[in-house]
RNA sequence: GACCGUGACGCGGGGUGCCGCCAAGCGCGGCUGAGAUCACACCCGUCGAACCUGCACUAGUUCGUACUAGCGAAGGGACGUCACAUGGCUGACGC
Numbered sequence: 001g002a003c004c005g006u007g008a009c010g011c012g013g014g015g016u017g018c019c020g021c022c023a024a025g026c027g028c029g030g031c032u033g034a035g036a037u038c039a040c041a042c043c044c045g046u047c048g049a050a051c052c053u054g055c056a057c058u059a060g061u062u063c064g065u066a067c068u069a070g071c072g073a074a075g076g077g078a079c080g081u082c083a084c085a086u087g088g089c090u091g092a093c094g095c
Stems, first nucleotide, its partner, number of pairs: 005084006011045004017031005051076003057070004
């Protein structure tokens, strides 16, 4: 740098932790994060690390559950329609 398409609509899947304070009320404050208990938000939908399990996992690192790597080619995990674009194949016609 190129490719692995782009968009719309509908439908569906998912998470909500840690620390401090506390009058103990998912109340207040702080941290990370797209999102930290509700938001017509956010993320993700098989080309599927959204999310769950293993996992209160392992190693490094850190004030820390933040960060890095491994586990991980692991086991699970939620899709249809339309439009446009691109490419391939086949057929017809023309040259």